[in-house]
Transfer RNA from an uncultured Clostridia bacterium, 73 nucleotides, folded computationally.
It matches the Rfam family "tRNA". Rfam classes the family as a transfer RNA.

RNA sequence: GGGGGCGUAGCUCAGUUGGGAGAGCAUCUGCCUUGCAAGCAGAGGGUCGCGAGUUCGAAUCUCGCCGUCUCCA
Numbered sequence: 001g002g003g004g005g006c007g008u009a010g011c012u013c014a015g016u017u018g019g020g021a022g023a024g025c026a027u028c029u030g031c032c033u034u035g036c037a038a039g040c041a042g043a044g045g046g047u048c049g050c051g052a053g054u055u056c057g058a059a060u061c062u063c064g065c066c067g068u069c070u071c072c073a
Stems, first nucleotide, its partner, number of pairs: 001072007010025004019056001027043005049065005
């Protein structure tokens, strides 16, 4: 320098026929307990890596850039 994969909540990830942003764990609150843990109920938490384009509508399609992993030279 070139090819490919990945980037979504604090962490691990799902969601890719374009239309609801989600799960588990964690955090907080309540119940339960003499207290803690476990259990049960609920809540908060996201510019979907950044920018632009296409579209009525983009996490999803297209282009550029950044980061990371890998292969080739």